[in-house]
Context: one part of a larger RNA
This record gives sequence, C1' cells and structure tokens, in this order.
RNA sequence: CGCAGGGGACUUGAGGGGAGCUGCCCUCAGUACGAGAGGACCAGGGUGGACAGACCUCUGGUGUGCCAGCUGUCCCGCCAGGGGCAUCGCUGGGUAGCCAUGUCUGGCAGCGAUAACCACUGAAAGCAUCUAAGUGGGAAACGCGCCCCAAGAUGAGGUCCCCCACCGGGUCAACCGGGUAAGACCGCCGGGAGACUACCGGUUAGAUAGGCGGGAGGUGUAAGCGCAGCAAUGCGUUGAGCCGACCCGUACUAACGGUCGAGG
Repeated sequence: CGCAGGGGACUUGAGGGGAGCUGCCCUCAGUACGAGAGGACCAGGGUGGACAGACCUCUGGUGUGCCAGCUGUCCCGCCAGGGGCAUCGCUGGGUAGCCAUGUCUGGCAGCGAUAACCACUGAAAGCAUCUAAGUGGGAAACGCGCCCCAAGAUGAGGUCCCCCACCGGGUCAACCGGGUAAGACCGCCGGGAGACUACCGGUUAGAUAGGCGGGAGGUGUAAGCGCAGCAAUGCGUUGAGCCGACCCGUACUAACGGUCGAGG
C1' cells in the first nucleotide's frame, strides 16, 4: 500500500513443513508341523534402545551482585571486627534462571486408493485363461489421520463485538482541510520476549519495576556481652546472623506526557 467505512478479538485451511525407526521377553504353545532334533503362522500383552519435542517435581550440573571457612599482603591508629587485591584469591555449600546425565510425552490405531503379487467371474479361441467388459484381496511407499506455519490464498475467506453518517471549503456524492469516535501508535515503567526490531504486561480508575513487610529457600549458630579455661579455645544468648533472581502483600519511589485515527 492492497484486501471497497473505521476498528478489536477469535478463527477456516488452499498451500507448505515436520514426524514416520526398531530390539528383546511373555501368552497362544512345547501346540500346528516333524521319525527326531527342532519348532511356528495368526492374535494379544509387556519391557527396552536410538531419535524427537516439552519441562525443572525428582537426580544432578552451572550459579563471577547468596552464605560460610582459610592463606598472604595493604589499609581502616591499635585490639576486636572489617574492606581491597591475589583465576570469583583458594576451599565447602547453594535459590531463581539456564541445562541433561533428570522427568513426561511421541512414532500408533484407523480409513482410502494402489505396487509386485494372489484371486472371482469371463470371452475373443465350444477348451483353457486374474482381463479383453466386469469384481475382490494386497506394502514401513502414496492420500488422509498426528504436530507446526499459513488469507499478499490479490481467489486477499469466515464469525462475534465496538464506533458512528461531525465541522469548513469546493466545479457541491466522488476531492481538500480540520476536530473527534471505537481504537491505535509514540513516550514512559517493565518482562521466563528479545541482537535490533518484533512479541507480551503495565501506565495512578495502577501492583509494571524498584523499595519495604511477610513467606519460601540457601548458608549453618553473626557481632557484642556473659561464663569456663594460664591460653589456644569451648559453652550460653542462638537454628543465630546474613541472605540475588522465587511466592504473597503493600502506592513509599518511578510509569511525566504526546500524536494519529471513520463520515462509507
């Protein structure tokens, strides 16, 4: 820009893409078959491998703005307690998120039309013949079925809902300008969204982010003081103190403002 007023939401699916794998065990049944050795079809059940998708409850990994321990050195005047640097200084743990080695799910069933092939009826050709007319069966292949994209599918689809026939100019319907409606966009606060963009939430009639409160969770009993001990240290106060991302709440802080947008 188009889709013949302007909008919002939900959709149909032309068309396209993906998936499509397979082992072993059990029952049928030691049956059919076979002298025996051996040993099924058909049908049903179970359990795996690899692959793929999703997810983080569990098991683990990571977790450089979480907690603790430890060393050297410099600094905060000294002690105590801390801070900087040393690969995140080293070590032990670890929330969220992100992950797999973890968890769940998938391949199916079914239908259609077929291939090789197997048949029925059946002439040409009194026989025979699956074929010439006609009719069945029959594959992980093909078309559906399952998952994803999808109306620029210009053949531009469908459904529901919202807004309404404003003002001025004009050669007086069709054009131009203006203020609006539903609504949209910019800006702003943000995000399990993200290179940018896009997408999603919020914008005071507000819980969008930060802060604060509570909870979860992680570390693992802070500092100070008291007591015991010559002391190192231990015990008590104390599951203490500290505490990113998680959950709930709370307007304290920041979301100030602006521009477009129909008249068919």

Record summary:
Model confidence (mean pLDDT): 89 of 100. Large-subunit ribosomal RNA, domain VI from Thermoflexus sp., 264 nucleotides, folded computationally. It was read from a public genome assembly. The organism belongs to Thermoflexus, within Bacteria. Its Rfam family is "Bacterial large subunit ribosomal RNA".